[in-house]
RNA sequence: UAAUUCAACGGAGAGUUUGAUCCUGGCUCAGGACGAACGCUGACGGCGUGCCUAACACAUGCAAGUCAAGGGGAGUUUACUCCACUGGCGCACGGGUGAGUAACGCGUAGAUAACCUGCCCUUUUCCCUGUGAUAACUUCGGGAAACCGACGCUAAGCACAGAUGAGGCCUACGGGUCAAAGGAAACGGAUAAGGAUGGGUCUGCGUCUGAUUAGAUAGUUGGUGAGGUAACGGCUCACCAAGUCAACGAUCAGUAGCGGGUUUGAGAGGAUGAUCCGCCACAUUGGAACUGAGACACGGUCCAAACUCCUACGGGAGGCAGCAGUGAGGAAUUUUGGUCAAUGGGGGAAACCCUGAACCAGCGACGCCGUGUGUGCGAUGAAGGGGCUCUGCCCUGUAAAGCACUGUCAGAUGGGAAAAAAUGGCUCCUUUGGAGCCGGGGAUUGUACCAUCAGAGGAAGGACCGGCUAACUACGUGCCAGCAGCCGCGGUAAUACGUAGGGUCCAAGCGUUGUCCGGAAUUACUGGGUAUAAAGGGUCCGCAGGCGGACUCGUGCGUCGAGGGUUAAAGACCACCGCUCAACGGUGGAAGUGCCCUCGAUACGGCGAGUCUUGAGUACGAGAGAGGUAGGUAGAAUUCCUGGUGUAGCGGUGAAAUGCGUAGAUAUCAGGAGGAAUACCAGUGGCGAAGGCGGCCUACUGGCUCGUUACUGACGCUCAGGGACGAAAGCGUGGGGAGCAAACAGGAUUAGAUACCCUGGUAGUCCACGCCGUAAACUAUGUAUGCUUGGUGUUCCCACUAUGUGGGAGUGCCGGAGGAAAUCCGUUAAGCAUACCACCUGGGAAGUACGAUCGCAAGGUUGAAACUCAAAGGAAUUGACGGGGGCCCGCACAAGCGGUGGAUUAUGUGGUUUAAUUCGAUGCAACGCGAAGAACCUUACCUGGGCUUGAACUGUAGUGGACAGGUAGUGAAAGCUACCCUUUCUUCGGAACUGCUAUAGAGGUGCUGCAUGGCUGUCGUCAGCUCGUGCCGUGAGGUGUUGGGUUAAGUCCCGCAACGAGCGCAACCCCUAUCUUUAGUUGCCAGCACGUAAUGGUGGGAACUCUAAAGAGACUGCCCGCGCAAGCGGAGAGGAAGGCGGGGACGACGUCAAGUCAUCAUGGCCCUUACGUCCAGGGCUACACACGUAAUACAAUGGAUAGUACAAUGGGCGAAGCCGCGAGGUGGAGAUAAUCCAUAAAACUAUUCUCAGUUCGGAUUGAAGUCUGCAACUCGACUUCAUGAAGGUGGAAUCGCUAGUAAUCGUAGAUCAGCACGCUACGGUGAAUACGUUCCCGGGCCUUGUACACACCGCCCGUCAAGCCAUGGAAGCCGGGGGUGCCCGAAGCGGACUUGCGUUCGUUAAGGCAAACUUGGUAACUGGGGCUAAGUCGUAACAAGGUAGCCGUAUCGGAAGGUGCGGCUGGAUCACCUCCUUU
Repeated sequence: UAAUUCAACGGAGAGUUUGAUCCUGGCUCAGGACGAACGCUGACGGCGUGCCUAACACAUGCAAGUCAAGGGGAGUUUACUCCACUGGCGCACGGGUGAGUAACGCGUAGAUAACCUGCCCUUUUCCCUGUGAUAACUUCGGGAAACCGACGCUAAGCACAGAUGAGGCCUACGGGUCAAAGGAAACGGAUAAGGAUGGGUCUGCGUCUGAUUAGAUAGUUGGUGAGGUAACGGCUCACCAAGUCAACGAUCAGUAGCGGGUUUGAGAGGAUGAUCCGCCACAUUGGAACUGAGACACGGUCCAAACUCCUACGGGAGGCAGCAGUGAGGAAUUUUGGUCAAUGGGGGAAACCCUGAACCAGCGACGCCGUGUGUGCGAUGAAGGGGCUCUGCCCUGUAAAGCACUGUCAGAUGGGAAAAAAUGGCUCCUUUGGAGCCGGGGAUUGUACCAUCAGAGGAAGGACCGGCUAACUACGUGCCAGCAGCCGCGGUAAUACGUAGGGUCCAAGCGUUGUCCGGAAUUACUGGGUAUAAAGGGUCCGCAGGCGGACUCGUGCGUCGAGGGUUAAAGACCACCGCUCAACGGUGGAAGUGCCCUCGAUACGGCGAGUCUUGAGUACGAGAGAGGUAGGUAGAAUUCCUGGUGUAGCGGUGAAAUGCGUAGAUAUCAGGAGGAAUACCAGUGGCGAAGGCGGCCUACUGGCUCGUUACUGACGCUCAGGGACGAAAGCGUGGGGAGCAAACAGGAUUAGAUACCCUGGUAGUCCACGCCGUAAACUAUGUAUGCUUGGUGUUCCCACUAUGUGGGAGUGCCGGAGGAAAUCCGUUAAGCAUACCACCUGGGAAGUACGAUCGCAAGGUUGAAACUCAAAGGAAUUGACGGGGGCCCGCACAAGCGGUGGAUUAUGUGGUUUAAUUCGAUGCAACGCGAAGAACCUUACCUGGGCUUGAACUGUAGUGGACAGGUAGUGAAAGCUACCCUUUCUUCGGAACUGCUAUAGAGGUGCUGCAUGGCUGUCGUCAGCUCGUGCCGUGAGGUGUUGGGUUAAGUCCCGCAACGAGCGCAACCCCUAUCUUUAGUUGCCAGCACGUAAUGGUGGGAACUCUAAAGAGACUGCCCGCGCAAGCGGAGAGGAAGGCGGGGACGACGUCAAGUCAUCAUGGCCCUUACGUCCAGGGCUACACACGUAAUACAAUGGAUAGUACAAUGGGCGAAGCCGCGAGGUGGAGAUAAUCCAUAAAACUAUUCUCAGUUCGGAUUGAAGUCUGCAACUCGACUUCAUGAAGGUGGAAUCGCUAGUAAUCGUAGAUCAGCACGCUACGGUGAAUACGUUCCCGGGCCUUGUACACACCGCCCGUCAAGCCAUGGAAGCCGGGGGUGCCCGAAGCGGACUUGCGUUCGUUAAGGCAAACUUGGUAACUGGGGCUAAGUCGUAACAAGGUAGCCGUAUCGGAAGGUGCGGCUGGAUCACCUCCUUU
């Protein structure tokens, strides 16, 4: 100086439920750590570290010896060395391991006056005299061996006896009793006291999980006495007593060595207990003691067991959890190394010996730390690779090459430490020591380090790149292969798979896996919750427990303060220092929440004592009430019985039927029987703890409220376990039984109907007694107490100044602050607080299994796991939907008119058939649709025959001069073959055209409309769809756009936290209805004139019609009424037209993956002598059948015949005349158009037919023709003659139309050689009806419910069937564990007997038997459960889910489920009642 205190330091989130949102809630990720393992890769060094699994088995070597005591043996240099033996000390240390142990084992703080302690230190006093044995050894014997036995000898620091007694112990105070080893010396021995060190024992507190382990215990608990121990003690024994432990968790079961510490964390905590340090336990398994200061002893002994080895079969030997090492196990963990040089240990006086302790080295990226793999300059932005918008640009990239430098590490050469100071010898001194001199002494190691040399030379990889999460492109693949931590990617354009290029992050490592903490406030002490998300016990009483009013005094237990002790070292922190730095190490310091001791304080809590009245309670006086129990009683109604009246039906339903009734029902009257329930009053009224309680009367009885004084004096609150009560259903016994009614029966309904509906009907419902103990037992809201703005109803009591005001106790609604995710709650809290209890921790499996307990049973209570999913859930939002509601509109219904559905034909489609019947369109919104026209062609299809750079297109290269044309052959044609004929221009280079060959490429009506553009349909000409700013809401969102009116309209007006705006509506455009102006041919002709048999025929006219351009006109403008206004009504004036005048074009945001790749265009894929292309023939035209759309009819409002009149649009065509019955032919005037096509037809007039299969109807068929065309066979249209079918107005059902409309009549056009009943236009004639919005359909707005959001063609439940997975039960089978009883019983120890040898008894390990208990594994069979793109049956739930749903219970049924009884709203809708809010 720093660590400490203040200060400083110190806490990050993300992805995933939804269409979107907020919340709840789980899952997952980013961080750190490791004794790790695996994959790829790998230069060097330092420091650490290395069997976590089999406390499995171990070959081999080593890990504990040593010694001036003793007697021997051997050898020799006669003084030493070696060997074993006796003896001493050591072997109880050091080293290993963590099996056991839930324990005074460990930790911490104490106690020991209840103890021991070798070696060491201090002090005291001694070391005297004798005796004895034995090993070695000698001799002999046994044995394979290990080893053993016998006779004989001998020594000691071996053993024994005596003496002495400072001192110790005992004592009856007289006394008794207890030692020793030597040696020349150093040294050693004995005794006693003390110290030091090390231990033994005891105690407080702390120390995992399970109650699906609740009772445990006989030496057990205590006492007395004795024994035993170093020592206390049931430690042991005898006797006595009956205790002791336990819900503050005993006992039992499971798991586990404990701590310092390590790791994580902001912390509090959590997890952990390798290496290092302390303690404990163990040494193959079990038992036992001996020796000793110390052991019940890892490398000692004895016994038993298992295993291994040796054996001569008689018997023996062994214990690596010491260091190396081996096998085994395993994902996995090292050398059979060096040295005692240092540190330490044993022996010794010492030298010294021993030491796998230790120090070193080796192996392993196993970890931490450090270093390097170069540095600077260098743009032809090289080559190569990759990408692209591809003449080129971009990336790799200053990267490379090239130039100039440096020299760490590794390599070579040379030098070269420190770690060492002793012990030893000699000399001296102040002599348990110091000083000087001498000598030798290093495993590591020729190592660290230093110097020199050479040369960029020898030294970079791994993972990742969809989001989280830093980093993107190409190709391949095509729900395949694969990826994935979560969400999820992959089905032909994959930044998600694989590869490549590029990039990002780390780096001698990088990733993966596993485990722990964190994030996770996701167990919440710090720091959570329980109305609806998981969660308040059904209710009350109440022991233990927890908590507790006011005042005073005491105590000082908790609490607080100060000081002291302890909290080992190491680690962590701070400072300094040493290795070049760091890791690592050294020194010192600070800190250490705990425990103990001492002193102090006394507010608060506790305890003790005393007092008080406000909490609580009692008395007194009033009051309300479906509170409870028992008994009695009343009237109405249902049913039944009897009798009367009376006759054919009754009853029931959506409609019916079953049922009852002529044997007299129903109806009605009278009388009677019996059971159950109590209309009105009646009320978000009352009472009760809850369940619950309803006629009236009586008796007994509980609680509550108010008022007023008086009394007790904290007596209180809550409550685990416990107790009591506890709807309905259900059970037992006995009654009762009117009505109702599970089951059951019948009838209906239905595809079925084990249901809903109907007719019956039994348990039951009722009573008594006894069980059961559950409900949506709900306010989904525990109990108690206090505090916190108000308004307004209502019940009961009281006071007063009395229709009211105030106080208290209840019971509702609305709302403030505040709370809440929101909905909402709000003095009756879900607000602010306190006390106590209960409960929750993702969904499913499951309130299931097993166990226990209660129950007669049904069942109740308690209550898991494996496995599986990434969600499940709450509230609110926007849509969509509803067999929800309200308002409104539409030819939607109704009112009408005419049709379709029946017939024949045409046409399209389906189906079938076929070689092919090409393809597409398929509810509305496909089906006379693409197709405005299939004989060939078209044509895409089929059969057959041909071609192959091709039928059509554009290049390039080569080659040729043709091509075309003509002729001939062959052929169905296309084509093929042969022959003839021959280029043009030219600046003379060539160019143009063209054949052939080759090559780029053509071609495809091949696929994908779910890759697309474009176009189109539809909702729908419906009135809607949005935006900016503001405001509201945490937010998604809302508001505006809702409301009151009005409109065809989100049209307009009024109001309004909105104010404005855009796309739509309307208007602007076209046609049409009136008029004006202009213009006047091909159109027109009033007036004038001419002319004709007649005609605007002619002159002329420009008035009219008309034509076609420009204008005008209509706006609820004026009037009356209503209305605030918008507007509506009236219909008046005017007007051609009146309230959008009529019609058309015009189609908002969007929906349907709607339609179209076959109009066209186009991505991708596919074919390339064919899926291209040419040709002939066939097919698209088939035909038991079904459907759609049309035509024509069925006739008299008609048919036929004759006559007569009036259009518009459009087109380019064709008149008159002649021929033909006719289609048509001939003809060619006229016309390129107001001239022609071109007679309109219905209508009208007249005649006829007279109700019939007809003078209706025209199909079909025969014959003969016409026209078009190369060609009418398959397969055209038309004409004439003949034929003359069905059909007499059409079932269920269904379509169009609201005025110039329907109906009806004809005309024209496109396509087209020809072909029209279709389509598109045009005009003629020309109606009926609309009360109205209940219903059907579609749509718009508002609102409501929702489990839907791919949005009801939605979602979703259960059985059955299939596969897979885990699990319960189970006859049995196989183990493990502890205990009990009995039997047997080794060694050892103890007792008794014995001179001794020994015998015997007790105790006990192992072993055996037995019955139970407990815990695993396995199993025929069996139960349910979970999961699995497209299985079966139904449709239970979500909307009023089509019978509202759900809870409990009972019963029934293939299944969801149905029904009964009671309950709940977490039910829609309508009506009523009550209350509240606003005006």

Predicted 3D model of a 1479-nucleotide RNA (small-subunit ribosomal RNA) from Candidatus Kapaibacterium sp.
The sequence was found in a public genome assembly.
Its Rfam family is "Bacterial small subunit ribosomal RNA". Gene Ontology terms of the family: ribosome and structural constituent of ribosome.
Model confidence (mean pLDDT): 83 of 100.